Background:
Transfer RNA from a Candidatus Gastranaerophilales bacterium, 74 nucleotides, folded computationally. It was read from a public genome assembly. Its Rfam family is "tRNA". Rfam describes the family as follows. Transfer RNA (tRNA) molecules are approximately 80 nucleotides in length. It is annotated as a transfer RNA.
RNA sequence: GUGCCCAUAGCUCAGUUGGAUAGAGCGACAGUCUCCGAAGCUGUAGGUCGGCGGUUCAAAUCCGCCUGGGCACA
Numbered sequence: 001g002u003g004c005c006c007a008u009a010g011c012u013c014a015g016u017u018g019g020a021u022a023g024a025g026c027g028a029c030a031g032u033c034u035c036c037g038a039a040g041c042u043g044u045a046g047g048u049c050g051g052c053g054g055u056u057c058a059a060a061u062c063c064g065c066c067u068g069g070g071c072a073c074a
Stems, first nucleotide, its partner, number of pairs: 001073007010026004019057001028044005050066005
């Protein structure tokens, strides 16, 4: 330099052949329980879906460029 793959909650990820209020587990916090903790149970908060444009009535999802990471070739 060229090609391919990946980027979604604090962490690990799901969600794709566009449409339903964007989800799960772990973690955090609160309640419950307990003499106090842990575990269990219940609940709450936490996201401009890497950035900027484009297509569309509608984009996490499709297209282009950029950024970061990985792999292959040179």